A computed fold for a 361-nucleotide RNA from a bacterium, annotated as Bacterial RNase P class A. It is recorded under the gene name rnpB. RNAcentral holds the sequence, with entries from ENA. Of the family's consensus pairs, 92% are formed in the model. Its mean pLDDT, the model's own confidence on a scale to 100, is 77.
RNA sequence: GGGGAGAGCCAGGCGGUCGCGUCCCUUCGGGGACGAGGAAAGUCCGAGCUCCGCAGGGCAGGGUGCUGGCUAACGGCCAGUCGCGGUAACGCGAAGGAAAGUGCCACAGAAAGCAAACCGCCCGGGUCGCAAGACUCGGGUAAGGGUGAAACGGCGAGGUAAGAGCUCACCAGCGCUCUCGGAGACGAGGGCGGCUCGGCAAACCCCACCCGGAGCAAGACCGAAUAGGAGAAGAGAGACGGCCCGUCUCGCUACGAUUCUCGGGUAGGUCGCUGGAGGCGCGGAGCAAUCCGCGUCCUAGAGAAAUGACCGCCACGGACCUCCGGUCCGAACAGAACUCGGCUUACGGCUCUCCCCUCUU
Numbered sequence: 001g002g003g004g005a006g007a008g009c010c011a012g013g014c015g016g017u018c019g020c021g022u023c024c025c026u027u028c029g030g031g032g033a034c035g036a037g038g039a040a041a042g043u044c045c046g047a048g049c050u051c052c053g054c055a056g057g058g059c060a061g062g063g064u065g066c067u068g069g070c071u072a073a074c075g076g077c078c079a080g081u082c083g084c085g086g087u088a089a090c091g092c093g094a095a096g097g098a099a100a101g102u103g104c105c106a107c108a109g110a111a112a113g114c115a116a117a118c119c120g121c122c123c124g125g126g127u128c129g130c131a132a133g134a135c136u137c138g139g140g141u142a143a144g145g146g147u148g149a150a151a152c153g154g155c156g157a158g159g160u161a162a163g164a165g166c167u168c169a170c171c172a173g174c175g176c177u178c179u180c181g182g183a184g185a186c187g188a189g190g191g192c193g194g195c196u197c198g199g200c201a202a203a204c205c206c207c208a209c210c211c212g213g214a215g216c217a218a219g220a221c222c223g224a225a226u227a228g229g230a231g232a233a234g235a236g237a238g239a240c241g242g243c244c245c246g247u248c249u250c251g252c253u254a255c256g257a258u259u260c261u262c263g264g265g266u267a268g269g270u271c272g273c274u275g276g277a278g279g280c281g282c283g284g285a286g287c288a289a290u291c292c293g294c295g296u297c298c299u300a301g302a303g304a305a306a307u308g309a310c311c312g313c314c315a316c317g318g319a320c321c322u323c324c325g326g327u328c329c330g331a332a333c334a335g336a337a338c339u340c341g342g343c344u345u346a347c348g349g350c351u352c353u354c355c356c357c358u359c360u361u
Stems, first nucleotide, its partner, number of pairs: 001357010012314007020035006037333001041344002044342005049215004061211005066080005081095001082093004096206002101204002103200003118145002120141009153171002156168003172196001174193008219271004229262005236250005278297008316330006
């Protein structure tokens, strides 16, 4: 200098002008306080909270699936193990069981699962041929060729008609077993065995563990008008009109006008509602996730719902220059709706550590 890997941090500050929302005060003119995020997002997991359901157990269904730890909990996080990828830093992994059973294994290929004979090799018979050999029939053979993602260990020697773990040595793998290390997953080493056993469980399935449902439009309280319900009273009640007379409408022993009371629901209102598994700092335990102690801070809560724009100065980053300085430029993704813990996705910039290559000394 180039190319990578992994962590962490920030998401501007102050002032002015004009706006927006909530709350408080008001002499009604106005004034004051506060006002998004690291993801507020997707709504994918897990909880709190609320209502409903629920004796216990089982079936069905769903989820999770190496080990240890953390946590309220998790499909999350931390530390490790094993496997895979990468030269490496490091990354990724639904990572139990395929000798419980069932099923599947495309294409190609003779054969794809209690294997298989297409070519080849070997033995025997027949026919043809002087012969070499060719053709054909029966059998042996998985060493060789060929197909495939995968063809029932690799390699050497013996053996054989040709071959074959058929036998033997070594290696790999599997099972049983012993020793050592580790808390464990597992690792290291030794012995014995038959010689060798395909893959797929994000196919059914088996095993172990976990799981009741709905969601703040949850839910609780207050509660009109109108209509309808129940009960009681009930012969009058209402309109026009200043009043009387009068006129009209409804009703008059009831299927009853009208009046009162009660209860349910609706509109609406209040609560739930934000102080919480809370943030920050310091100290301690731990490799870490995390936990404990002390101190300190309070920071939107509404209603289809506000949180913005411009200017100046400063800070930060970049480029350039006449370089103790100056000029110019730049900031993304996005927007709370009960609340937390995660995951995932979107996105601007900065810093640190590590790895590989190359160059110089």
It matches the Rfam family "Bacterial RNase P class A". It is annotated as a ribozyme.